[in-house]
RNA sequence: AGAGUUUGAUCCUGGCUCAGGAUAAACGCUGGCGGCGAGCCUAAUGCAUGCAAGUCGAACGGGAGCCACUUCGGUGGUCGACCGUGGCGGACGGGUGAGGAACACGUAGCUAACCUGCCCAGUUGUGGGGGAUAUGCACCGGAAACGGUACGCAAUACCGCAUGAUGUCAAUUCUCGGGAGAGGGUUGAAGAAAGCCGAAAGGCGCAAUUGGAGGGGGCUGCGGCCGAUUAGCUAGCUGGUGGGGUAACGGCCUACCAGGGCGAUGAUCGGUAACUGGUCUGAGAGGACGGCCAGUCACACGGGGACUGAGACACGGCCCCGACUCCUACGGGAGGCAGCAGCAAGGAAUUUUCCACAAUGGACGCAAGUCUGAUGGAGCUACGCCGCGUGCGGGAUGACGCCUUUCGGGGUGUAAACCGCUUUUCAUAGGGACGAACACAAUGACGGUACCUAUGGAAUAAGGAUCGGCUAACUACGUGCCAGCAGCCGCGGUAAGACGUAGGAUCCGAGCGUUGUCCGGAGUUACUGGGCGUAAAGCGAGCGCAGGCGGUCGUGUGCAUCGGCGGUGAAAGCCCCCCGCUCAACGGGGGAGGGUCCGUCGAGAUGGCACGACUGGAGGCUGGGAUAGGUCGGUGGAAUUCCGGGUGUAGUGGUGAAAUGCGUAGAGAUCCGGAGGAACACCAGUGGCGAAGGCGGCCGACUGGACCAGACCUGACGCUAAGGCUCGAAGGCGUGGGGAGCGAACGGGAUUAGAUACCCCGGUAGUCCACGCAGUAAACGAUGGACACUGGAUGUGGCGGGAGUUCACCCCUGCCGUGUCGGCGCAAACGCAGUAAGUGUCCCGCCUGGGGAGUACGGCCGCAAGGCUAAAACUCAAAGGAAUUGACGGGGGCCCGCACAAGCAGCGGAGCGUGUGGUUUAAUUCGACACAACGCGCAAAACCUUACCAAGGCUUGACAUCUCCGGAAUCUGGCAGAAGUGCUGGAGUGCCUGCAAGGGAGCCGGAAGACAGGUGUUGCAUGGCUGUCGUCAGCUCGUGUCGUGAGAUGUUGGGUUAAGUCCCGCAACGAGCGCAACCCCCGUGGUCAGUUACAUGGUUGUCUGACCAGACUGCCGGAAGCAAACCGGAGGAAGGCGGGGAUGACGUCAAGUCAGCAUGGCCCUUACGCCUUGGGCUACACACACGCUACAAUGGCCGAGACAAUGGGUUGCCAAGCAGCAAUGCGGAGCCAAUCCCGUAAACUCGGUCUCAGUUCAGAUUGUGGGCUGUAACUCGCCCACAUGAAGACGGAGUUGCUAGUAACCGCCGGUCAGCAAUACGGCGGUGAAUAUGUUCCCGGGCCUUGUACACACCGCCCGUCACGUCAUGGGAGCCGGCAACACCUGAAGUCGGUGGGCUAACCCGCAAGGGAGGCAGCCGCCGAGGGUGGGGUUGGUGACUGGGACGAAGUCGUAACAAGGUAGCCGUAGCGGAAGCUGCGGCUG
Repeated sequence: AGAGUUUGAUCCUGGCUCAGGAUAAACGCUGGCGGCGAGCCUAAUGCAUGCAAGUCGAACGGGAGCCACUUCGGUGGUCGACCGUGGCGGACGGGUGAGGAACACGUAGCUAACCUGCCCAGUUGUGGGGGAUAUGCACCGGAAACGGUACGCAAUACCGCAUGAUGUCAAUUCUCGGGAGAGGGUUGAAGAAAGCCGAAAGGCGCAAUUGGAGGGGGCUGCGGCCGAUUAGCUAGCUGGUGGGGUAACGGCCUACCAGGGCGAUGAUCGGUAACUGGUCUGAGAGGACGGCCAGUCACACGGGGACUGAGACACGGCCCCGACUCCUACGGGAGGCAGCAGCAAGGAAUUUUCCACAAUGGACGCAAGUCUGAUGGAGCUACGCCGCGUGCGGGAUGACGCCUUUCGGGGUGUAAACCGCUUUUCAUAGGGACGAACACAAUGACGGUACCUAUGGAAUAAGGAUCGGCUAACUACGUGCCAGCAGCCGCGGUAAGACGUAGGAUCCGAGCGUUGUCCGGAGUUACUGGGCGUAAAGCGAGCGCAGGCGGUCGUGUGCAUCGGCGGUGAAAGCCCCCCGCUCAACGGGGGAGGGUCCGUCGAGAUGGCACGACUGGAGGCUGGGAUAGGUCGGUGGAAUUCCGGGUGUAGUGGUGAAAUGCGUAGAGAUCCGGAGGAACACCAGUGGCGAAGGCGGCCGACUGGACCAGACCUGACGCUAAGGCUCGAAGGCGUGGGGAGCGAACGGGAUUAGAUACCCCGGUAGUCCACGCAGUAAACGAUGGACACUGGAUGUGGCGGGAGUUCACCCCUGCCGUGUCGGCGCAAACGCAGUAAGUGUCCCGCCUGGGGAGUACGGCCGCAAGGCUAAAACUCAAAGGAAUUGACGGGGGCCCGCACAAGCAGCGGAGCGUGUGGUUUAAUUCGACACAACGCGCAAAACCUUACCAAGGCUUGACAUCUCCGGAAUCUGGCAGAAGUGCUGGAGUGCCUGCAAGGGAGCCGGAAGACAGGUGUUGCAUGGCUGUCGUCAGCUCGUGUCGUGAGAUGUUGGGUUAAGUCCCGCAACGAGCGCAACCCCCGUGGUCAGUUACAUGGUUGUCUGACCAGACUGCCGGAAGCAAACCGGAGGAAGGCGGGGAUGACGUCAAGUCAGCAUGGCCCUUACGCCUUGGGCUACACACACGCUACAAUGGCCGAGACAAUGGGUUGCCAAGCAGCAAUGCGGAGCCAAUCCCGUAAACUCGGUCUCAGUUCAGAUUGUGGGCUGUAACUCGCCCACAUGAAGACGGAGUUGCUAGUAACCGCCGGUCAGCAAUACGGCGGUGAAUAUGUUCCCGGGCCUUGUACACACCGCCCGUCACGUCAUGGGAGCCGGCAACACCUGAAGUCGGUGGGCUAACCCGCAAGGGAGGCAGCCGCCGAGGGUGGGGUUGGUGACUGGGACGAAGUCGUAACAAGGUAGCCGUAGCGGAAGCUGCGGCUG
């Protein structure tokens, strides 16, 4: 730091996804050790049990126990447990995050408006009295909790009195201060105390007061969430006065008075949330978060309340209401783990009912000490971070095993074994801390821990994920769109590096993966740092309040702004340095940093504010012309229609063609007259005016704006503009008119498969007017407004200046408007370019992936139609813009081709042959399927071939190699059998080496196993070969240039050609594969040679065959600018490529072929192999393709006669001759071929006959008899003879070939082959035409251009209804909940107020009784939690039915859109229609 993903490719826009880091985590697999941390995110749900706050005898009363004595009653001493009074502490410490959007928190201030126990410093005092009471004891009540009455006692408990200040209050006065107020003087009033310990000294206390420290209360500025589909909120609400209350200010409370206060800088309402230091991420700015630790707040079962106190409205206090749990004798009571452990529940999920007060800290105490689930420790959990280990060294051209393989090998892999070494860890044993500080001594939970030493032995210790791209790591097998994977793109349909397994590899490692969440990448909300012509995005247009921004000069101020200094920004954390645990994590010390903060001193530019001045911005004034600017009134002609009349007769009208319609009741046509409505031809123009919508005959009235000239006036008066207001095409709505033409709907006629359309005939709303409403358009320049700046060229409208003697132009020039072309610059490109989409400033509006959707709900507006505002669930991995190359178009231009046309002969009809489909069959083997399968593979299926079927057999095999055994090979019998084969005889013994034994080669037989074999499968795994476009003229490359790029240029253009053939031009210059030429055949001539050829008898011609020559637009003429070339001509055998062949560019069709061959993979292995016999490939209701023969007289038949070329031949061609009607047989000459043979060519010519007929045409079919090949012609061959003589009389729609020695007609030859189903195929010659005006149309092709939503490319893409399934969602009679208010009723505890006739120790009067002062109960009142009732609000769930939406495999109907998409499309609106949609009106060009 980026990457993947839209396309055939490209650039851009844009979303989705990934790689990183983090985590209070959880889950899966795995798990050796230690250190440091962390550990209920859910139910602020409920809790058993234990513990978590007590302490003080030096405040006080009582007092068990122990010791001694004892008269047994008790006394003395000691220790003081325990109970109570009293004091201090239970407001700290610990927990939790429910509530709370608030001065709760953070930060900075204020408090002249306040409080403060314990602690520190100072001053003063501590005198003298009194009355009670708990515990106790007696009695009583109660189940209990607990309580009542009487008696009695103490205090540092309580209460008077005295003294009494600088404290408090009141009056007065002085000083200081701007003031609120502060300090002081004088007088008066009220108003304190407690003792204890000690022998003492003294100590600890107590009271009053001043100050300090620390802690707290209150107030304020600023800062930190979302929603406007929450816009208005507020009655103590805002202020004042009096009073009350508080430690204190204050509507904090109350009475009265006034009517304020808050809000678009977001009040109110709703939702969500403890806040911060900080944490995570990020380059930063930011974003997200707030667990542990620390500060603050809030809460303590839910709610309310006060008491005590320095401090509470009080977690382990009290009272009340409520819910819940427990006890109960039913009368009544008890309780609150969000303290530490622990339990239940919930949940994906979170620990021990541990040890200790040794340390630190806290409460109490003079102290000793007691208490302390704070804390210090230990335990559990890989939850996180950090560290260590599971050994180290040697050890093979490299074991075994496993995997793979091209079978050679390769991998695992120095890995193992094996040898040597070490002992961190581990085990055992021994030693053994720091933490301890309190004068000394004593004191350790952790802990016999850390650490050290010794001994032992490699001993106790490795997994997880991944391996298609992103992204590091590849093979095999299995599977076969199945099973499965997947973060995105996407893998899987028989060779899957993507699934599963294995081997191997990669990455991490006591962990590794997955999931969730956050930041990042994402410049994808853009402050840093984005955009809006066409990608999403400029409001339809204007006016204008608030707001934002604002010209020149000067003065002042110092608010913003800048600088210096000071304060603060807790600690911890982050960063830097140093240090301590063996290192690290962790910890200690120091430093730095951190704010939109506060204060103070200064600066004075720029902005602000105030004042003064200016004229350039803006406005005004005077003069002038231009104008379809607006409103109203009047008026004119042309045309359509209608009406009346005349002339006149059969049509008219309309269309692609028609029909409906109109017309003999007189249309249409034509003439005259009249009526009425609407619109204004020509002028007319990228001309004018207007803010936009928009505005067009002429005249008048009223009225708006702009421009030019003058430079007279004002003096910044300006720009923009959220809300707001106004205007706003067409269509539509309301009321009333009007209605000629046009014309949604509707009716009819056509078209069509249908035609709810396009076309035609009619036609209603409407279109027009007036007054209202509506408020939308592709309301577009798809481009908001204003100002300034930035090269040019050329039109046009308005006004002015100059020059021109004048007039009219032309010309030069200024301002305003409106166009075109282009430079810089900009832009993804297209393009924009002084009328910017350039460069800047200011303000507004708008955008943030596609669909859902401009939809639902809510709100506002509207008579309605509907408009404005405007989501979510769900779903997709894209949707888009511009440009590129193709392909395509019922787009255009140019040009070819037997493509059409012009011709000739056919096919399609018949019969037959062959091939194919189909059907049949045991099998009818297989392949080939538009052109480019179908007389194709097959240049030969009776057996063989043969791959198919049936049956009978074989299993190392019919064939190859290796090993072993035997035998020579070979020849020849017999039996069985359909054959293969099986059984059984006979003959026979070779070659090389060796003395021999034996060995070897070859052949035969046998055995075992490696292996053979397969026309089994995959042509979509392949090689090779082939077809096709197409013998079409194309296809490319190098360098250069252009473009961000795909690409372009070259190769386009102007000519020309058969041709990308050539020429010219040109940012191209060259080159390659193709074209052409080089090769072969034919046509002319020459030279040479010549057998077996021919005439013949060679020196020659024909011929044969080898080499040359010849043709090149070379020459002449023509038009055109040159050229290339074209046209005509001469000469020539041949003339513009002379004719024919061979030759097939880059590529396309996953075209064809695994069955010609080869070949990977898969499959079969006593069979899918092999042998054999027989059958089948030859079937037959049909259909198609290619042919043959015909239908006849240009003919058939008979007779006679003439002329070729290519070829083939030794298990072959076969002559003469003979036999046979013939096929053929006999025969055997010749020939390995210019020698012999096949071998008579036929059409043709001559003569004869037939005479238009299913025939003397045609020959199918069938019968009989023969011939030939072959082991064998039944299935299933060919030929001959005789007989038989079918359909057929020129062929529908449609369709094929051919442009000259061609078509057509005629025969001949060959391969295959024993024979032949050949009418096929490949060749050969003979006879030998017709036509082409031309390129409109059909087909195919080439080049250029255009449009495109196509790119498996028009056999493309794609829209809507309907049907089915799934999902989410809106409406919905209703039904059920939540929340917060409001009104009324009721009203606990409790404070406050009133009353207080009942009760009442201290003080006062009184001898007393009693009275007084004060207090209490009770009662009344205000407030008041909660409860009840009620009507509304808001929000959620559910709901018969219903609306649309999304997605889903190949469902149905049509064809709307993309090409002129076959009616150009689209926008708004209205009507109509199964549906896409159609039509009307206006608009746009995308």
The RNA shown here (small-subunit ribosomal RNA) has 1486 nucleotides and comes from a metagenome. Model confidence (mean pLDDT): 86 of 100. Rfam family: Bacterial small subunit ribosomal RNA. Rfam links the family to the GO terms structural constituent of ribosome and ribosome.